Small-subunit ribosomal RNA, 3' major domain from SAR202 cluster bacterium bin22, 471 nucleotides, folded computationally. Rfam family: Bacterial small subunit ribosomal RNA. The sequence was found in a public genome assembly. The coordinates come from a structure-prediction model, not an experiment, and the mean pLDDT is 84.

[in-house]
Context: one part of a larger RNA
RNA sequence: UGACGGGGGCCCGCACAAGCGGUGGAGCGUGUGGUUUAAUUCGAUGCUAAGCGAAGAACCUUACCAGGGCUUGACAUGUUGGUAGUAGAAACCCGAAAGGGUAACGAUCUCGGGGUAACUCGGGAAGCCUUCACAGGUGCUGCAUGGCUGUCGUCAGCUCGUGCCGUGAGGUGUUGGGUUAAGUCCCGCAACGAGCGCAACCCUCGUCGCUAGUUACACUCUCUAGCGAGACAGCCUCCCACAAGGAGGAGGAAGGUGAGGAUGACGUCAAGUCAGCAUGGCCCUUAUGCCCUGGGCUACACACACGCUACAAUGGCCGGUACAAUGGGCUGCGAAAGCGCGAGCUGGAGCCAAUCCCACCAAAGCCGGCCCCAGUUGGGAUUGCAGGCUGAAACCCGCCUGCAUGAACGUGGAAUCGCUAGUAACCGCAGGUCAGCACACUGCGGUGAAUACGUUCCCGGGCCUUGUACA
Numbered sequence: 001u002g003a004c005g006g007g008g009g010c011c012c013g014c015a016c017a018a019g020c021g022g023u024g025g026a027g028c029g030u031g032u033g034g035u036u037u038a039a040u041u042c043g044a045u046g047c048u049a050a051g052c053g054a055a056g057a058a059c060c061u062u063a064c065c066a067g068g069g070c071u072u073g074a075c076a077u078g079u080u081g082g083u084a085g086u087a088g089a090a091a092c093c094c095g096a097a098a099g100g101g102u103a104a105c106g107a108u109c110u111c112g113g114g115g116u117a118a119c120u121c122g123g124g125a126a127g128c129c130u131u132c133a134c135a136g137g138u139g140c141u142g143c144a145u146g147g148c149u150g151u152c153g154u155c156a157g158c159u160c161g162u163g164c165c166g167u168g169a170g171g172u173g174u175u176g177g178g179u180u181a182a183g184u185c186c187c188g189c190a191a192c193g194a195g196c197g198c199a200a201c202c203c204u205c206g207u208c209g210c211u212a213g214u215u216a217c218a219c220u221c222u223c224u225a226g227c228g229a230g231a232c233a234g235c236c237u238c239c240c241a242c243a244a245g246g247a248g249g250a251g252g253a254a255g256g257u258g259a260g261g262a263u264g265a266c267g268u269c270a271a272g273u274c275a276g277c278a279u280g281g282c283c284c285u286u287a288u289g290c291c292c293u294g295g296g297c298u299a300c301a302c303a304c305a306c307g308c309u310a311c312a313a314u315g316g317c318c319g320g321u322a323c324a325a326u327g328g329g330c331u332g333c334g335a336a337a338g339c340g341c342g343a344g345c346u347g348g349a350g351c352c353a354a355u356c357c358c359a360c361c362a363a364a365g366c367c368g369g370c371c372c373c374a375g376u377u378g379g380g381a382u383u384g385c386a387g388g389c390u391g392a393a394a395c396c397c398g399c400c401u402g403c404a405u406g407a408a409c410g411u412g413g414a415a416u417c418g419c420u421a422g423u424a425a426c427c428g429c430a431g432g433u434c435a436g437c438a439c440a441c442u443g444c445g446g447u448g449a450a451u452a453c454g455u456u457c458c459c460g461g462g463c464c465u466u467g468u469a470c471a
Base pairs, nucleotide, nucleotide: 001471002470003468004467005466007465008464009463010462011461012460013459015455016454019419020418021417022416023415026309027308028307029306030305031304032303033302034300035299042053043052064295065294066293067292068291069290070289073134077133078132081129082128083127088105091102092101093100094099108125109124110123111122112121113120114119136284137283139282140281141280145278146277147273148272149271150269152267157196158195159194160193161192162191163172164171165170176187177186178185202261203260204259205258207229208228209227210226211225212224213223232255235249236248237247238246239245311412315371316370317369318368319367320366321365327358328357329356332351333350337346338345339344378409383404384403385402386401387400388399389398425447426446427445428444429443430442431441
């Protein structure tokens, strides 16, 4: 000087408390461990791994396994020699395919000579065969690395120049008194200044004005998208040191950072990633490279993590009826109409989209009816049959529909998680990925709470101080 303390003081944070809803019990989904397996590819492992890489494993993907094949290679550059019936290639044979074999037919460009032309002769290029350099490797090392990322932590800190103090390590500044979300600001002070952080500048939302107008029958309005105004502790009262600032009030759409986002200091964890990419070293080179068929990544005594659906009456079912926003659409979205109980099919209008479609876009909601507390008209797992869709192809191993079947489950031990407002909770919608497949993810709107006395305690953190046999 740090680090640490079941030392002290001060102060923060959904940290506790106060509340609301969950998880832990059940069934299912997904991930992981373990076990199994020819293979169940690899990585991630307390917080900071485990619906994570994966924004979508039937083939492909795919890196794994078995079998079949290739060897200058699926791909790049150069090089040696060769090459017109050459390159390519229908058909045929072996084969699961890849690959191998045979082979009708059968080229291109360029330069020079000959020829009116068709064409012909010679050289070169491309392609092909061959030779050598090499290619290739998701093989190893994230403890050799770049880049990127997580985390402490959006925490308020981390430093520097000069000066001063100290033999020195170092200190001072950065401590102190106030204050703040903040090393924010004020005052004081052997310090005076400065940098990276904080804040502001950026984006979105909320109010108003101006300008413009594709769509819409149509102006105001709404909306769309551009420019501007507005909030600064500005005004009033009080507190404080007359400061910084704080408490209340007025006006205001908004009040003390208005709300949300983006933004992550010096550093820590030899944190993560050689499998995104790049890259040093090492290793493989008829194989650790490459192609193909099939299988596996989907296994299942079990354990954990994250979710979905429930256990019902504030409910379930049936009928009627109302109101969104964000988005997406050309080998796409697909209307009306018709068929089907339905998934869906036929059909093709319109739309490169504020115009048409997904989609009368929603669901919870509201109105009426049934159920009457029961393993039930709760709950839907599981299984059987019959169908639909995508796709060469749904056996391993997709999604959906109808009928039948109806399991566990009656609120979940110890323990544990999220959330302070348009939030939690509940409700649906859209999108990316994608041929198909979403209980995940990313967004969007609808309905819309309760509680916070307080900081003793648990966890994490900041500043000062103290002890130390630790560095």